[in-house]
Predicted 3D model of a 116-nucleotide RNA (SAM riboswitch aptamer (S box leader)) from Mucilaginibacter robiniae. The prediction has a mean pLDDT of 79.
RNA sequence: UACUUAUCCAGAAAGACUGAGGGAAAGGCCCUGUGAAGUCUUAGCAACCUCUACCAGCUUUGGCAGGUGAAAGGUGCUAACUCCUGCUUCUGCUUAUUGCAGAAGAAAGAUAAGAU
Repeated sequence: UACUUAUCCAGAAAGACUGAGGGAAAGGCCCUGUGAAGUCUUAGCAACCUCUACCAGCUUUGGCAGGUGAAAGGUGCUAACUCCUGCUUCUGCUUAUUGCAGAAGAAAGAUAAGAU
C1' cells in the first nucleotide's frame, strides 16, 4: 500500500516552545495572532485490544462465546453528527423543474482488531 470485520448524533484540554494556517479531498460553511498546524509535558474521555470478578450458558473438560464491571497495559481520541453536501432509491410538497424537504442505502473517510 491493498483486503476482511466492527463502530462512527455520546464523551473529554490546560501549559511550554513556535508563529500561519487548519477542518481528508471538491463545493459550502466554519475555526484561527483572544494564537492555526506541529513538537513536548501534564491531564482527561472512551472501552477496540486488554484485565478481573460476578451472573447465566455451551463443552470433546482443553476451553469457548454472552451479559454486567474495571481501567494497570497497547492503540485511539479531546470545535462543530465523520461540521454539512455530492451518488442511488423511496416519500411528501411544488410555481411541475430536477426545485425544496424528509427517510433508507451506497461511496469516500477515520479508528480498532485481524489477515497478508